[in-house]
């Protein structure tokens, strides 16, 4: 830098420093001079890994469930991963047909699913 597997609806904010951007990309729409994005301290929040108990599977190495911790590696602490780019789904509607269907660069929709990102584990 790739690739591989999870997970992304919940959850947590003060100070000081600086001083115009910032929310990965386009596009919306939003934070922001009542100071944002960084960076420092301090808190927090979750619990991926790690410890730690129980089950379960394998001759066995392993694998996979639960659970308890939160001193240890990470990570987060605006807004669903803020929304949405690609499909397809559902309601409507609008146009063509009419044994009941096609079609639609028409509208909504915390509907599903790729992708992409993000975080972690493992690996090259």
């Nucleotide at each position: 830098u790739g690739c591989u597997c999870a997970u992304c609806a919940a959850g947590a904010c003060c100070g000081g420093c600086u001083g115009a951007g910032g929310g990965a990309c386009a596009g919306g729409c939003c934070c922001u001079u009542u100071g944002a994005c960084g960076c420092c301290g301090g808190g927090g929040c979750a619990a991926c890994c790690a410890g730690c108990g129980g089950g379960a599977u394998u001759c066995g190495c392993u694998u996979c469930c639960c659970g308890c911790c939160a001193c240890g590696g990470u990570g987060c602490c605006a807004a669903c991963u803020c929304c949405c780019g690609c499909g397809g789904g559902g309601a409507c509607g609008c146009g063509c047909a009419u044994g009941u269907g096609c079609g639609c660069g028409g509208u909504c929709c915390g509907c599903c699913g790729a992708g992409a990102g993000a975080u972690g584990a493992g690996u090259u």
Description: This is a predicted structure of a 124-nucleotide RNA (SAM riboswitch aptamer (S box leader)) from a Rhodanobacteraceae bacterium. The coordinates come from a structure-prediction model, not an experiment, and the mean pLDDT is 82. Taxonomically the source falls in Rhodanobacteraceae (Bacteria, Pseudomonadati, Pseudomonadota, Gammaproteobacteria). It was read from a public genome assembly, where an Rfam model found it.